Molecule: Bacterial RNase P class A
Organism: Thalassolituus sp. HI0120
């Protein structure tokens, strides 16, 4: 220095002005006005997974449907996270794996190839026959074909071969030993070595799972609306039209009662929160203990404009000058997981060169 790896952070700053949408307080002629003080994010995104409310169902067990799948922990919980095993990629720092079971049972294997499963004879190679053109049988060492064709080298064996037999290497099993475990082993025995692959195919196996979703859900509650029970009355009259007449325009009058549509309140943001300090743990997380209060809209705010300063680009007569700055926007709340995303910054570690 140069080329990575891994984990966190930031998401322009300042000011002025015009504006919007809660709070807190003062006036106020009840419509507002003043002042003070807050007002988007890492994803708020996709709505994929998990939970918290809430309502509705439910005696208790099963089928059935879905989902999860290596092993311990963490968590309120999970498909999420951490540490670890095992494979697989990288010199390497690391990174990636739906990673239980095909020796229960059924299924599939295009195309190619003789063959695709207790397999298989095209070619080669051996033996016999042979009209010399091939036949028939042996054989899985060699060739080919194919994602995949019955462990690998070698040695002996043999007509040619073949774990057929040995030795070594690999691998089943069953101890032993180290680990909570998954799982390992210059460990002992034992087994010639296998019915191969495939379960985000059917299916076993284990473990989880009621449904719906804040437009939940809960409270107040207009109208000549409309329902119920009591009384009174028998067309006079009563109601509504903001207080009277006239006019309209509906009607038997009152009274009590619930149930509800318009609208209106909660729910609603104090909550598995946040920040700092300690402790316990490799960690993920958790315990204390001090401190804070951080948006709450519903024709649904969080904007615009201008100055300046910082960054980036290009240009420059080195004073300067022009332009660019992402993805994207809360809607009950919260853990995650993807996914998007201009630039910058920090810590650590890693290979590779060179200098002390």
């Nucleotide at each position: 220095c140069g080329a990575g790896a891994u984990g966190c952070c930031c998401a322009g700053g300042c000011a002025a002005u015009c504006g919007u949408c809660g709070c807190u307080c003062a006036c106020u002629u009840u419509g507002g006005u003043g002042a003070g003080g807050g007002g988007a994010g890492g994803a708020a995104a996709g709505u994929c997974c998990g939970g918290g409310c809430u309502c509705c169902a439910c005696u208790g067990g099963g089928c059935a449907g879905g989902g999860u799948g290596c092993c311990a922990g963490c968590u309120a919980a999970c498909g999420g996270c951490u540490g670890g095993g095992c494979g697989g990629c990288g010199u390497g720092a690391g990174c990636c794996g739906a990673c239980g079971a095909c020796a229960a049972g059924u299924g599939c294997a295009g195309c190619a190839g003789a063959g695709a499963g207790a397999a298989g004879a095209c070619c080669g190679c051996c033996u016999a026959c042979u009209u010399c053109g091939g036949u028939a049988g042996g054989u899985a060492a060699g060739g080919g074909u194919g994602a995949a064709a019955g462990g690998g080298u070698g040695c002996g064996g043999u007509a040619a071969g073949a774990g057929c037999g040995c030795a070594c290497c690999g691998g089943g099993c069953c101890a032993c030993u180290g680990g909570u475990a998954a799982c390992a082993g210059u460990u002992g025995g034992u087994u010639g070595c296998a019915a191969g692959g495939u379960a985000a195919a059917c299916u076993c196996c284990a473990c989880c799972c009621g449904g719906a979703g804040c437009a939940a859900g809960a409270c107040c509650a207009a109208a000549u609306a409309g329902g119920u029970u009591c009384c009174c009355u028998a067309c006079a009259g009563g109601c509504g039209u903001g207080g009277c007449c006239c006019g309209c325009g509906c009607u038997g009058g009152g009274a009590a009662c619930g149930g509800g549509u318009a609208g209106g309140u909660c729910g609603c943001u104090u909550g598995a929160g946040c920040c700092u300090g300690u402790g316990a743990g490799c960690g993920a997380u958790u315990g204390c203990a001090g401190g804070c209060c951080u948006a709450g809209a519903c024709g649904a705010a969080u904007g615009a404009u201008u100055g300046u300063c910082g960054c980036c680009u290009u240009c420059u007569c080195c004073g300067g000058a022009a332009g660019g700055a992402a993805c994207a926007g809360a809607a009950c709340c919260c853990g995650g997981c993807u996914u998007a995303u201009c630039g910058g910054g920090c810590a650590u570690c890693u290979c590779a060169a060179a200098u002390c």